The RNA shown here (transfer RNA) has 73 nucleotides and comes from Candidatus Magasanikbacteria bacterium CG1_02_41_34. Its mean pLDDT, the model's own confidence on a scale to 100, is 80. Its Rfam family is "tRNA". The family's RNA type in Rfam is transfer RNA. Taxonomically the source falls in Candidatus Magasanikiibacteriota (Bacteria, Bacteria candidate phyla). The sequence is in RNAcentral, with records from ENA.
RNA sequence: GCGCUCAUAGCUCAGCUGGUAGAGCAGUUGGCUCUUAACCAAACGGUCGGGGGUUCGAAUCCCUCUGGGCGCA
Numbered sequence: 001g002c003g004c005u006c007a008u009a010g011c012u013c014a015g016c017u018g019g020u021a022g023a024g025c026a027g028u029u030g031g032c033u034c035u036u037a038a039c040c041a042a043a044c045g046g047u048c049g050g051g052g053g054u055u056c057g058a059a060u061c062c063c064u065c066u067g068g069g070c071g072c073a
């Protein structure tokens, strides 16, 4: 220098052919218990890496930039 791939909640990851974002864990609150843990319940938590474009509508498609990984030279 070229190619491929990844970036979504504090962490690990889903998210179909574009229809407006979820789970587990952690943390918080409550229940249970003499207390803690375990268990049960609930709520909270996201400008989907940045910018632009297409579209009625973009995490998803296109362009570009940034960062990580792999390969070729």
Base pairs, nucleotide, nucleotide: 001072002071003070004069005068006067007066010025011024012023013022019056028042029041030040031039049065050064051063052062053061